[in-house]
Molecule: FMN riboswitch aptamer (RFN element)
Organism: Martinezella lusitana
Parts: sequence; structure tokens; C1' cells
RNA sequence: UAACGUUCUCAGGGCGGGGUGAAAUUCCCCACCGGCGGUAUUGGGCGAAAGCCCGGAGCCCGCGAGCGCCUUUCGCCGCAAGACGGAAGGGUCAGCAGAUCCGGUGAGAUGCCGGAGCCGACGGUAUAGUCCGGAUGGAAGAGAGCAAUG
Repeated sequence: UAACGUUCUCAGGGCGGGGUGAAAUUCCCCACCGGCGGUAUUGGGCGAAAGCCCGGAGCCCGCGAGCGCCUUUCGCCGCAAGACGGAAGGGUCAGCAGAUCCGGUGAGAUGCCGGAGCCGACGGUAUAGUCCGGAUGGAAGAGAGCAAUG
């Protein structure tokens, strides 16, 4: 600089013990879990070296799912505005978007070491990150094949 299509596969973990109670894996005490990409003072592998490959943050920057919001449409009620329910679409809608500090090392750390904290959609049900459900769904993305370009 050019090309940047297509197909397939894969793509989330966790309530164990005790207490109260008529009833709680939902409350209380102790416990347990951490999607994807990036960042990197780290670890590992290969190599004679140059170097190459793989891994490394729940709470740093983004993304996804969920809820919400918006649009269209159908049903129903209504004089109407509009409400309610169903379906489809929208991320150039970010509203909820969740949550970290201290000490140490060091040129440099919200990432390493030590310590102490904090967070977790919606519906159901005795109040749920861990149970059941939408979900045999969707998806950030990962890998492979084919095609194409240089």
C1' cells in the first nucleotide's frame, strides 16, 4: 500500500457449615465465584544468539449479556391524548451501566508482593452474585477452513 468476504466450531463460575423462623441455598455469622478485548516493572516455553510463542487486573480503559429508553407494528380500552399487553428493530440511546484503597519494591505499578476493603441484570419465591426461569436463546469475542489481496 492492497484486500478485509464467506462457512463452520467454540464461547460463565459459585451456598459447604451454623443461627433465627411455620417457612430462608434469599435474612444473620462464617464460606464460595469472577465472561471478552486492551494495557503490562510479571511468569513460563523454545533458541547459540537475534528473537519468537503462550499466559498474566472482577473493582484501570473499553465491550457483551440483562434491565431501562426510543422507533415501528398488532391487540385492547378510550371521543381524544394516552395507558396496558404482545411482536420486531435500534449501540452515531450509556440512563442503571457494578465495585479499591493503604503499605512495600521500583525510573515507572489502581496491574507485582503484603494487608484491608468493595461489587454483581430482570422475573419467581421469606428479601438470592451462588436456587428456579426466559435460555436447547442471544452475544463480546476466540479458533479453524475456503476465497481474495500484496